[in-house]
Context: one part of a larger RNA
Formats: sequence, C1' cells, structure tokens
RNA sequence: UGACGGGGGCCUGCACAAGCGGUGGAGCAUGUGGUUUAAUUCGAAGCAACGCGCAGAACCUUACCAGCUUUUGACAUCCCGAUCGCGGUUUCCAGAGAUGGAUUCCUUCAGUUCGGCUGGAUCGGUGACAGGUGCUGCAUGGCUGUCGUCAGCUCGUGUCGUGAGAUGUUGGGUUAAGUCCCGCAACGAGCGCAACCCUCGUCCUUAGUUGCCAUCACUAAGUUGGGAACUCUAAGGAAACCGCCGGUGAUAAGCCGGAGGAAGGUGGGGAUGACGUCAAGUCUUCAUGGCCCCUACAAGGUGGGGUACACACGUGCUACAAUGGCGAUGACAGUGGGCAGCUAUCCCGCAAGGGUGAGAUAAUCUCCAAAAGUCGUCUCAGUUCGGAUUGUCCUCUGCAACUCGAGGGCACGAAGGCGGAAUCGCUAGUAAUCGCGGAUCAGCAUGCCGCGGUGAAUACGUUCCCAGGCCUUGUACA
Repeated sequence: UGACGGGGGCCUGCACAAGCGGUGGAGCAUGUGGUUUAAUUCGAAGCAACGCGCAGAACCUUACCAGCUUUUGACAUCCCGAUCGCGGUUUCCAGAGAUGGAUUCCUUCAGUUCGGCUGGAUCGGUGACAGGUGCUGCAUGGCUGUCGUCAGCUCGUGUCGUGAGAUGUUGGGUUAAGUCCCGCAACGAGCGCAACCCUCGUCCUUAGUUGCCAUCACUAAGUUGGGAACUCUAAGGAAACCGCCGGUGAUAAGCCGGAGGAAGGUGGGGAUGACGUCAAGUCUUCAUGGCCCCUACAAGGUGGGGUACACACGUGCUACAAUGGCGAUGACAGUGGGCAGCUAUCCCGCAAGGGUGAGAUAAUCUCCAAAAGUCGUCUCAGUUCGGAUUGUCCUCUGCAACUCGAGGGCACGAAGGCGGAAUCGCUAGUAAUCGCGGAUCAGCAUGCCGCGGUGAAUACGUUCCCAGGCCUUGUACA
C1' cells in the first nucleotide's frame, strides 16, 4: 500500500421487511448428471454451467458408431502428358448407396503474329502440397460473461517522507453520481458520472395517399363526389431549467412545499459498461503459434446414434377447479410477415384439411385476436375438474415420418384435493393474467425475441440475511 475480520461509523440496492404471484409435491416438455450403449459427438460447471452454444438432430445438419468405398484426394495453386470441348439430358445393367460399365438426344471453346503460341475447360500422372470440428483458451488475437451502470480508476507539476509511498481523491454539507458547494499544500488534467443519440408522453408548422370524415350530398358500406378540420402517418420545430413563489440551509450547493403546466425536480424506457478481477468462457464461428495424423486423426456413401432409462437435479408448460368448466351469443388491438410466399370468397369435410381462386410486390390485398361482456347449464363430486396414457381411423409436409415429425376425429380417462425443509421474481401501466406476431424453418416450440388487451397489492422502516461503496481500526496474510 492492499486484502481480510463472527471490528467500528456513514450510505446504497426487490438485500431484508410489507405485499402479490410462483418453484419445491403431480403429469408432461426441455436441458444436465448418472447409468446403459457399437455410438449414445463435443463443449458449458457456485453466483456468472444445466429451454446454455442449438434462431428449430427423420435424411442433410453431424463432428459419433457399424458395414461399404477413395487416396494429389470433396476444396486451392504450381509442373508434365493427352483431348477439344465442358455441360445438360434419356434409358439400361451391378450395387444399400457412393461408385463402376453401357447408351439416346441437345450443344460442338476463345484469341492468334497461324508457331501446339497464349488463354480456358476436362481427363490421366508425378511430387510439392491439400485436408484435420485432432491436442493445447495455461502460448494467443478477436468476441463474450461477471463484479456493475457499482462510482470509482489514474496522471502531470508541486509539497511531505531516507524509502515503499502519501497528498490531491481526506474533512463539513449535499447528490442517483469523485454530483455540486465550502474548507484544505496543493494546483490542474484524463478515463468513467451527467449531457449530446434513439424511443414514448403535449403542442405547433409542413404534407394529405393507400390513411381520416366534422360540415353538404350519395351509399348496403368513407362506397362515391367533396373536404384538409379531427385521427393518423413522418419530417422539422417548441416545451422542463429548481426557471417562478414561500420555507429551510452557512448569504453556498441543495432540500421541502406551492403555482402554472401534457409532463417537475434524472419525466418513463433504451442504447451506452472506466482502471481492472476471475490464467473466467470460447482453438467446435472465425483467425492463429506450437505439437500431432498424412492409404488416415483426411474424403465419399448407406444405415444407425445424438430421441436409450432403476434413478437424481435445474428451467418451464398444464392442472388440481365455481373469481371455474361447457354451450350459445358477441365487441375491441399492436408489433410484424407475405410472390417457390400471404391467401379473401364460395363449395366439400364432424375436424385437421381439401378444391376453387379474387386481390395485393402492400397505410391499398392478406395473415388477424383472446381474456372481458351477455344468456343458459353444471352444484362441490376425482366431478360436465384435469388431461397423461393407450387403441383405432385420418390429414399435412417431405425421396422418405419404423427407430424419430406435427395436427384432427372417435374411444380410453392416469396422477393430481394448492404441495415438507427450503427457495425465486416483482415497486406501476410493473406483478398477475389474456391472446397475437417474428426469426430459425419443407415440416416441427410449452423455448427465444418482440407486441398489444385487462390490470392490482405493498414499502413502518434499515435491527437482522446477502452484495456493494467511502472513512477508520486490528493483523503473526501478500
């Protein structure tokens, strides 16, 4: 000087408390451990691994396993030789296919100094080489997590100290903040904080189509004429600064209350992550040193596996019901997506879906709501709750749903009576609850990323648990 303390002081945070809803019990989904296996590819490991890499494993992906194959190679450059085409396409034979053999048709290289001279393509060959998701993240770059959006981390000059170092950065107030004020052997400065950026909330201007409709006509309908007010769209501006008033404070910084205002003291949300820590994570995104393989640790293909199952854990979904289930009726969004796609309408089907096919390359057409509300029924039961499981018949995607997809109909109708110790999230348009969209994607979501609808309770307070910041103290630790 740090680090640590079941030392002290001050302070902060959904850290506790006050509340609301969960997890832990059940079934299922998903990840992991373990076990099994020919293989169940590999990585991630307290917080900060475990719905994580994976924004989607039937083949492919795929790195794993078992058969079958190739060896200058699936891919790149160079050298030698041969050919002039390469490429596409039809059919047959062997084969699981890769591959090997035969075959039909289309096409019939370019430049040129006319020299196999140059370029291009293919085949064959030799070797240089290719190739490696092989090892090392404790050799690395890059990227990322975490402490933590915590308020800190430093430097120049000066001063003090033999020196390591100190001072500044401590102190008195204050703040979300090393934020600001005052004081002070310090005076200044940098990286952080804040602001500048995006978005939501109010108003104005400009602009009215595909959007809008107050007034006037018209209509089944903003449908049409018309209108430019309103909504909305999207570009520019205005607006908030403790600016005004009162109190308080040290006449400061600030704090408290009030007015006005759409908004009030950082207005809400986002982006933004200092010096560093964890030899944190990643050599399987990519790049890369070293090491290793080179007829295999490379490459192709078929099938299998990653989907196994006495069990254990994490994260979720659905429930256990009456604030509910079922039937009928029936209103209101927003973000986004759409041409190998979105699909209206009508018809068929109990339904998944099938047929038909208008429209729109999209404020024009389309995907497109649910909970809520109203009426009826069920009357507390393992039930008209719950839907697992199983049987059977279908639908869709796709060469192909056996291992191993999703969906529908009928039948079957398991556990489950609100969950021990323990434990998680959340302070407002939040929690809870309801549906919708998107990426990936042929098909496949209870996951992920977004969107809107309905819409709470509670916070006395900082003694305690956890994490962190500043000052101080002890130390046999560095």
The prediction has a mean pLDDT of 83. The part of an RNA shown here (small-subunit ribosomal RNA, 3' major domain) has 478 nucleotides and comes from Altererythrobacter sp. NCBI's taxonomy places the organism under Bacteria, Alphaproteobacteria, Sphingomonadales, Erythrobacteraceae, Altererythrobacter. The full RNA is in RNAcentral, with records from ENA and SILVA.